Predicted 3D model of a 132-nucleotide RNA (c-di-AMP riboswitch aptamer (ydaO/yuaA leader)) from a soil metagenome. It matches the Rfam family "c-di-AMP riboswitch aptamer (ydaO/yuaA leader)". Rfam links the family to the GO terms regulation of gene expression and cyclic-di-AMP binding. Of the family's consensus pairs, 92% are formed in the model. Its mean pLDDT, the model's own confidence on a scale to 100, is 76.

RNA sequence: AGCCGAGUUCCCGGCAAGAGGCCGGGGACCGGGGGACCCGAGUUGUUGGGGCGAAUCCCGCGUGGACCGCGGUGAAGCGCAGACUCUUUCAGCGCUAGCCCGUCAGCUAACCCCGGAGGCCGACGAAAGAGG
Numbered sequence: 001a002g003c004c005g006a007g008u009u010c011c012c013g014g015c016a017a018g019a020g021g022c023c024g025g026g027g028a029c030c031g032g033g034g035g036a037c038c039c040g041a042g043u044u045g046u047u048g049g050g051g052c053g054a055a056u057c058c059c060g061c062g063u064g065g066a067c068c069g070c071g072g073u074g075a076a077g078c079g080c081a082g083a084c085u086c087u088u089u090c091a092g093c094g095c096u097a098g099c100c101c102g103u104c105a106g107c108u109a110a111c112c113c114c115g116g117a118g119g120c121c122g123a124c125g126a127a128a129g130a131g132g
Stems, first nucleotide, its partner, number of pairs: 002120003008028008029116006039106001048104001049101004056075002058072005077095004084131007
């Protein structure tokens, strides 16, 4: 200077004063969950069920099986540079995790509740359209 991601910003009060910190509260904005009619669904009863997230499925082997591990130029999905932004195509490079609720939740107006972290990085093309 940038990237993934909702994960930004302002105000008030108190503590500290080697100051840029800590605690509490409020607003804006961004994100998520619960929750009617109508609609949808035969739903659950250990084969529980559900949520955040791109992070699921399939095939082969370990193996007879769940989990797990390795592999696949598998399928679906996601991200990146391409010299301002957005969309699309081809090619290239990478990811496809983890966590939570606790027997319970379809959609859902009013309404209610919660989060605003963490982790990376100096590299890689071509074309079309729109906006500024």